RNA sequence: AACUGAUAAAGGCAAACUAUCUGAAAGGGUAGGACGCAAAGUAAUGGGCCUAAAAUGUAUAAAAAAGUAAUAUUUAUACGUUAAGGCAGCCAUACCGCCGGU
Numbered sequence: 001a002a003c004u005g006a007u008a009a010a011g012g013c014a015a016a017c018u019a020u021c022u023g024a025a026a027g028g029g030u031a032g033g034a035c036g037c038a039a040a041g042u043a044a045u046g047g048g049c050c051u052a053a054a055a056u057g058u059a060u061a062a063a064a065a066a067g068u069a070a071u072a073u074u075u076a077u078a079c080g081u082u083a084a085g086g087c088a089g090c091c092a093u094a095c096c097g098c099c100g101g102u
Base pairs, nucleotide, nucleotide: 002102003101004100005099012037013036017032018031019030020029021028022027035089041095042094043093045092046091047090048087049086050085054082055081056080057079058078059077060076061075062074063073
């Protein structure tokens, strides 16, 4: 330096769940707690997945002015679309690291 995780040691991380804080949500922080993890260390770059506040489309209802009427405007509700919000414990990629073995 490369490959590797048989055995062993020193240690490390912490799923679900609970409490609390935060966020529109997904999610995240802290404390407890351990299902697991040899990168379950770091980075949202590619794919994938989650969410949809805001924006936007459709439908329905209502409001107010003009009008024969249609259309346009505003508001509310329902459904859909979109990440600029997330997930590194989904995969790839990049960077970095402990111990043992070859």
Molecule: c-di-GMP-I riboswitch aptamer
Organism: Candidatus Stramentimicrobium fermentans